Background: A computed fold for a 533-nucleotide part of an RNA from a Melioribacteraceae bacterium, annotated as small-subunit ribosomal RNA, 5' domain. Rfam family: Bacterial small subunit ribosomal RNA. Rfam links the family to the GO terms structural constituent of ribosome and ribosome. The coordinates come from a structure-prediction model, not an experiment, and the mean pLDDT is 85. It was read from a public genome assembly.

Context: one part of a larger RNA
RNA sequence: GGACGAACGCUGGCGGCGUGCUUUACACAUGCAAGUCAAGGAGAAAGUUAUCUUCGGAUAACGAGUAAACUGGCGCACGGGUGAGUAAUGUGUAAGUAACCUACCUUUGGGUUUGGGAUAAUUCGGGGAAACCUGAACUAAUACCAAAUAAUGCAGCGGGACCGCAUGGUCAUGUUGUUAAAGUUGCUUCGGUAACGCCUAAAGAUGGGCUUGCAUCCAAUUAGCUAGUUGGUAGGGUAAAGGCCUACCAAGGCGACGAUUGGUAGCUGGUCUGAGAGGAUGAUCAGCCACACUGGAACUGAGACACGGUCCAGACUCCUACGGGAGGCAGCAGUGAGGAAUAUUGGGCAAUGGGCGAAAGCCUGACCCAGCAACGCCGCGUGGAGGAUGAAUGUCGUAAGAUUGUAAACUCCUUUUAGUAGGGACGAAAACCUGCAUUUCGCAAGGGAUGCAGCUUGACGGUACCUGCAGAAAAAGCUCCGGCUAACUACGUGCCAGCAGCCGCGGUAAUACGUAGGGAGCAAGCGUUGUCC
Numbered sequence: 001g002g003a004c005g006a007a008c009g010c011u012g013g014c015g016g017c018g019u020g021c022u023u024u025a026c027a028c029a030u031g032c033a034a035g036u037c038a039a040g041g042a043g044a045a046a047g048u049u050a051u052c053u054u055c056g057g058a059u060a061a062c063g064a065g066u067a068a069a070c071u072g073g074c075g076c077a078c079g080g081g082u083g084a085g086u087a088a089u090g091u092g093u094a095a096g097u098a099a100c101c102u103a104c105c106u107u108u109g110g111g112u113u114u115g116g117g118a119u120a121a122u123u124c125g126g127g128g129a130a131a132c133c134u135g136a137a138c139u140a141a142u143a144c145c146a147a148a149u150a151a152u153g154c155a156g157c158g159g160g161a162c163c164g165c166a167u168g169g170u171c172a173u174g175u176u177g178u179u180a181a182a183g184u185u186g187c188u189u190c191g192g193u194a195a196c197g198c199c200u201a202a203a204g205a206u207g208g209g210c211u212u213g214c215a216u217c218c219a220a221u222u223a224g225c226u227a228g229u230u231g232g233u234a235g236g237g238u239a240a241a242g243g244c245c246u247a248c249c250a251a252g253g254c255g256a257c258g259a260u261u262g263g264u265a266g267c268u269g270g271u272c273u274g275a276g277a278g279g280a281u282g283a284u285c286a287g288c289c290a291c292a293c294u295g296g297a298a299c300u301g302a303g304a305c306a307c308g309g310u311c312c313a314g315a316c317u318c319c320u321a322c323g324g325g326a327g328g329c330a331g332c333a334g335u336g337a338g339g340a341a342u343a344u345u346g347g348g349c350a351a352u353g354g355g356c357g358a359a360a361g362c363c364u365g366a367c368c369c370a371g372c373a374a375c376g377c378c379g380c381g382u383g384g385a386g387g388a389u390g391a392a393u394g395u396c397g398u399a400a401g402a403u404u405g406u407a408a409a410c411u412c413c414u415u416u417u418a419g420u421a422g423g424g425a426c427g428a429a430a431a432c433c434u435g436c437a438u439u440u441c442g443c444a445a446g447g448g449a450u451g452c453a454g455c456u457u458g459a460c461g462g463u464a465c466c467u468g469c470a471g472a473a474a475a476a477g478c479u480c481c482g483g484c485u486a487a488c489u490a491c492g493u494g495c496c497a498g499c500a501g502c503c504g505c506g507g508u509a510a511u512a513c514g515u516a517g518g519g520a521g522c523a524a525g526c527g528u529u530g531u532c533c
Stems, first nucleotide, its partner, number of pairs: 001533004006529005013380006019373002021338001026336003030333003035074003039071002047062006081291003090216008100208002105204008113147004122137006153178006160171004183196005217263003224254003229251008266288004270281004293314005316327004344370001346369003352366001353364004383413004394403003417474001419469005427460001433454009477522005482503003488517005498505002
């Protein structure tokens, strides 16, 4: 000198864009953050209207096949948070997988047949303070089960062709065995047809799993470490190779090219600095990893050993009728605590993206916005021109004057921004629906796809922006002035009070302390402290 997720002191006009618990991975009140659905059965209430009425009410219709609940499908493994652990089961980079998986999506081929038995909801009981548990009866499905059919699937056996990287791989083929499915909605001339599904096979895309080379902090005042340890055989297990696991056999394996042990730490793209080499760092944004009160475990599933799922144990908090139960903000806000220190219990799904759905749509603290903070960067303003009796005041003074100083007053202008009034956006393209046209499936009705036209949708926000109005009107501080280092005098103090980054200054003429005048620098900031280069 530069930089900062900064803090502190003094000061503070506006706007744009960013950023904002670095400390206790400390504990959390409250609200919200993951739902959705032409699969299924069952199905309210408030209220309104009508009729009857003993004026209490009853019945019916609408509300409405709506709400809420239940079975089922898909999603909940994404998105969001944090960096505790981890020095390598991580990351970065380059490869391998002849050792593997991949829901939804795309393409292509084939299929979607016949049956069955339950169960939740519901009703009636029982237990319990509650959480909830339990018995009987009833019912449906795209839930569950059985059968049929079936190959280019899978498995066994056989020969063939091609290829390769040891094991082997690919293709076609013969034979045997085995494995599947689900319907719903629209239209209908009731025959069907269309859309969305369902099953199977092959391929793609996407996402992953596993393996390998190299690189990846400090300490030798850490020198030896290791029995599933190293390898083999057999078996198990996995989507998959493998001591991954088990039995048996052998005695290996690693290590001064630093094993082992200990400490510290998420890694990277990047960021800061530097001419570079390098050094430091890993906030925001992006990729990967790990974690979800602490420890352990599996279930479901294409995918988890699962932040807002389950089970067990532990600590803590809460409820309890003392028998037993409930909970997990390192999601968004917010609270307490810690701390030098870090924001609103805000608005909206309008946009982008995600989940479900045929769609309308619903959900979305992702996201988009607004609020707070000079925390940072950038831009703008606090007026411009003229104006000398060089006014007054202040300060200094050799008392002549010098300086403050064109500074002010005064004159003439301008009106950014702030204020006020009026107009007023871009971000929105659609989807849906309606009409028309083309094309496609279909005997037709009708449906799908594409195009055109119309209709509709904005949290921000009456914001940005534009125009008018008034008036210099509402807007400057901070640090420094001995040298380094730009900028000097007076008074006070008297080795005191104090200053100080280094040298140093102060003991009676202090340009170094304090105050004043003047000056220098930067400027809505200026200094100080901390850290890095």